The RNA shown here (transfer RNA) has 72 nucleotides and comes from a Candidatus Shapirobacteria bacterium. The sequence is in RNAcentral, with records from ENA. Rfam family: tRNA. It is annotated as a transfer RNA. The prediction has a mean pLDDT of 82.
RNA sequence: GCGCCUAUAGUUUAAUGGAUAGAAUGACGGUUUGCGAAACCGUUGAUCCAAGUUCGAUUCUUGGUAGGCGCA
Repeated sequence: GCGCCUAUAGUUUAAUGGAUAGAAUGACGGUUUGCGAAACCGUUGAUCCAAGUUCGAUUCUUGGUAGGCGCA
């Protein structure tokens, strides 16, 4: 330099172009306990950035950014 893949809560991830972006885990609060742990209940928090297509984009297209792999 060229090609390919990936990017969503703190972390691991789901979502065939359509509902309030769902869950696990974590954190916080509560119940429980002599105190903790576990268990149960509740709260919290996310689409890498910009543009385009579309009535509608996490999803499709283009460019960029970051990471990974391959070739030279």